Annotation
This is a predicted structure of a 333-nucleotide part of an RNA (large-subunit ribosomal RNA, domain IV) from a Patescibacteria group bacterium.
[in-house]
Context: one part of a larger RNA
RNA sequence: CCCUUGUUAAGGAAUUCGGCAAAACAGCGGCCGUAACUUCGGGAUAAGGCCUCCCAAUAUUGGAACUUCGGUUUUAAUAUUGGGUACAACAAAAGACUCCGAGCGACUGUUUAUCAAAAACACAGGUCUCUGCUAACUCGCAAGAGGAGGUAUAGGGGCUGACGCCUGUCCAGUGCCAGAACGUUAAGAUUCGUGGUGAGAGCUUCGAAUUUAAGCGCUGGUGAACGACAGCAAUAACUAUAAUUGUUCUAAGGUAGCGAAAUUCCUUGUCAUCUAAUUAGUGACGUGCAUGAAAGGCGUAACGACUUGGAGACUGUCUCAACAAGGGACCCG
Numbered sequence: 001c002c003c004u005u006g007u008u009a010a011g012g013a014a015u016u017c018g019g020c021a022a023a024a025c026a027g028c029g030g031c032c033g034u035a036a037c038u039u040c041g042g043g044a045u046a047a048g049g050c051c052u053c054c055c056a057a058u059a060u061u062g063g064a065a066c067u068u069c070g071g072u073u074u075u076a077a078u079a080u081u082g083g084g085u086a087c088a089a090c091a092a093a094a095g096a097c098u099c100c101g102a103g104c105g106a107c108u109g110u111u112u113a114u115c116a117a118a119a120a121c122a123c124a125g126g127u128c129u130c131u132g133c134u135a136a137c138u139c140g141c142a143a144g145a146g147g148a149g150g151u152a153u154a155g156g157g158g159c160u161g162a163c164g165c166c167u168g169u170c171c172a173g174u175g176c177c178a179g180a181a182c183g184u185u186a187a188g189a190u191u192c193g194u195g196g197u198g199a200g201a202g203c204u205u206c207g208a209a210u211u212u213a214a215g216c217g218c219u220g221g222u223g224a225a226c227g228a229c230a231g232c233a234a235u236a237a238c239u240a241u242a243a244u245u246g247u248u249c250u251a252a253g254g255u256a257g258c259g260a261a262a263u264u265c266c267u268u269g270u271c272a273u274c275u276a277a278u279u280a281g282u283g284a285c286g287u288g289c290a291u292g293a294a295a296g297g298c299g300u301a302a303c304g305a306c307u308u309g310g311a312g313a314c315u316g317u318c319u320c321a322a323c324a325a326g327g328g329a330c331c332c333g
Stems, first nucleotide, its partner, number of pairs: 001328008010319002014317001019314001029051004037042001039162001053084014085089001097312007104304002109121002125160007137146003163299004168229003173226002175222005182217003188211006195204003230248005257291001258288001269285005
């Protein structure tokens, strides 16, 4: 000097990205007491306070033995009162820190065997779509198998993700669905013509007309389908702002909500709050670079080894280091 431990005056997070690490608290018993909020189940062991040993008496309740059914003896628990010992009575060990805000995800669960456990995945619930059974779909060259010895209250696929309140506008583009008309459309078929060859029958080349499927065009529908959801000017009796007006374009111009947000560049936005002091946190505002409604929007009790801010308690994290123990390092072998 390193590792693993122990103790520490005064202070008590000043340390640090961050209370990381350590310390500390009450210890699944008994009694009392317990808030907001809430889906009325919870939250909750919330929080917080007191008790705990031994002896005796009294009272209550129960067990056992004996009984002449009147009781007697004994034992246990609880309560009250009095007394006793110790520094200390859950006398050892083991055995939750708590509270207040915010975000995300409803929850229990699952995951990167070996750097990620999460806000990711799943989930019950919601919705769309396909599928009438030799089902759709999947595996296989096929036979065949799964689906399923199931049958639309079933099965497959997509998206969303408890619950509550809701889920706006656009079908122009792309997709999907429907459509006995019409246009276009291949081989084929029919008929006609034509060139070659052949004695002929025939074989064969080219052309035209008629007929002819899906598809495409065309006509509609469809957004919890892929997706999309604007500018520029002017205007009110201070100023400012613009309910209003004009104009251009569009398929239609973002509704309710939320909003400097896990989204805000400018930005440490502005105001308030929290601090002695805060680029953090929270509540507002809205000028949303570039929010927004099942790639769901906004809330939400409970839950979380999640993320984030604060408070108490506590401490060698620190001011600022010291001492001690064990093991290394070092020396000899």
Its mean pLDDT, the model's own confidence on a scale to 100, is 84. RNAcentral holds the full RNA, with entries from ENA.